[in-house]
Context: one part of a larger RNA
RNA sequence: GAGUAGCGAAAUGUUGGUGAGAAUCCAACACACCGAUUGAACAAGGUUUCCAGGGGAAGGCUCGUCCGCCCUGGGUAAGUCGGGACCUAAGACAAGGCUGAAAAGCGUAGUCGAUGGACAACAGGUUGAUAUUCCUGUACCCGCGUACAAGUGAUGGAGUGACAAAGAAGGUUAGUGUGAGCCACUUAUUGGAUUGUGGUUUAAGCAAGGUAGCUGUAUAGUAGGCAAAUCCGCUAUACGUAAGGCGAAAAUGUGAUGGGGAGCGAAAGAGCGAUCGAGUAGCGAAGCACAUGAUACCAGCUUUCAAGAAAAGCUUCUAGCGUUAAUUGUAUUGCGGCCCGUACCAAAACCGACACAGGUGUUCAAGGAGAGAAUCCUGAGGUGAGC
Numbered sequence: 001g002a003g004u005a006g007c008g009a010a011a012u013g014u015u016g017g018u019g020a021g022a023a024u025c026c027a028a029c030a031c032a033c034c035g036a037u038u039g040a041a042c043a044a045g046g047u048u049u050c051c052a053g054g055g056g057a058a059g060g061c062u063c064g065u066c067c068g069c070c071c072u073g074g075g076u077a078a079g080u081c082g083g084g085a086c087c088u089a090a091g092a093c094a095a096g097g098c099u100g101a102a103a104a105g106c107g108u109a110g111u112c113g114a115u116g117g118a119c120a121a122c123a124g125g126u127u128g129a130u131a132u133u134c135c136u137g138u139a140c141c142c143g144c145g146u147a148c149a150a151g152u153g154a155u156g157g158a159g160u161g162a163c164a165a166a167g168a169a170g171g172u173u174a175g176u177g178u179g180a181g182c183c184a185c186u187u188a189u190u191g192g193a194u195u196g197u198g199g200u201u202u203a204a205g206c207a208a209g210g211u212a213g214c215u216g217u218a219u220a221g222u223a224g225g226c227a228a229a230u231c232c233g234c235u236a237u238a239c240g241u242a243a244g245g246c247g248a249a250a251a252u253g254u255g256a257u258g259g260g261g262a263g264c265g266a267a268a269g270a271g272c273g274a275u276c277g278a279g280u281a282g283c284g285a286a287g288c289a290c291a292u293g294a295u296a297c298c299a300g301c302u303u304u305c306a307a308g309a310a311a312a313g314c315u316u317c318u319a320g321c322g323u324u325a326a327u328u329g330u331a332u333u334g335c336g337g338c339c340c341g342u343a344c345c346a347a348a349a350c351c352g353a354c355a356c357a358g359g360u361g362u363u364c365a366a367g368g369a370g371a372g373a374a375u376c377c378u379g380a381g382g383u384g385a386g387c
């Protein structure tokens, strides 16, 4: 320079409380804002920022009794969630091998490698802070043991796994709406017709039926599937367009004499009192009908060209191995189930030197009006932007 520029999009007010001190902290009540987000849940990234008690030097663009700040304590619980003890893709590494003067490069078998495949848990409750992890209830998977029965079975063969986009239609569900239905409270100074407000909910699992849809079935033969095969493929015959087989989402029943539930609602104790304890413990009603209806689930169809993974797993077949049970099946009130992650943020906690008008992948998606996830107003929920 200068007490100058600036104090980074935004609505606050009132009354109490705390305190040395309050526009800024806390509470209540008004008012306002977001509401395909300023709500809720995750991936990445951060790494204790989470919760409690205390503090106010510095950080906080003002203030500060407050904080993502400082101090002291505390907090992350899993057979089933995610990852590993399973599988493979791009890609990586790579025994032998090839190349090179060397360093090293390439690459087979193989080993890794998720953003994919496979794989068993749901509802409610609870803490100041964790919960599909704790607790309650009801389940499921694998292994061991026990009992009974019996052939079992690849690292090999075959099937399945196993797949594009767009479009139209079908069957459903989540959700939503309405109700002179049902329930509770309420209203009218009392009784009551009435009025108003709120609620009207429940999972996985298990069971029975077999709808939509898919598929021919049986027998015989067989130069193929690197050996074999009763499997697959191929061929023939019989039956025949209906029989047989498989069987979705969902609904129904059960789970549930349970949970949750509007509403009602203490006490001990603390405090001079207001009040706190606490809307805590406890009690606990109804639980239907109709309409609508997804971008979610299921099974098919049509069209198009750019023609849309692999392996494990599962099923089956033998080779083999067995008849002393190594193996398998069924039942089972018995026993067991490893390692890592799990707090919190998702924007003031990540990337931008900052508590920065920027950037950051996925999921959920209520009501009125509307073609709509546009837009306006609202719900749930959140917020009033640190002068």
Stems, first nucleotide, its partner, number of pairs: 012030006031384004039364004045345002049343001050074006059067002079140002081341004086117002091112003097106003121138005141337004145332006151321002156317005164304004170298003175292005181200005201259002205254003213246003216239007224232002263283002269276002305308001350359002366378004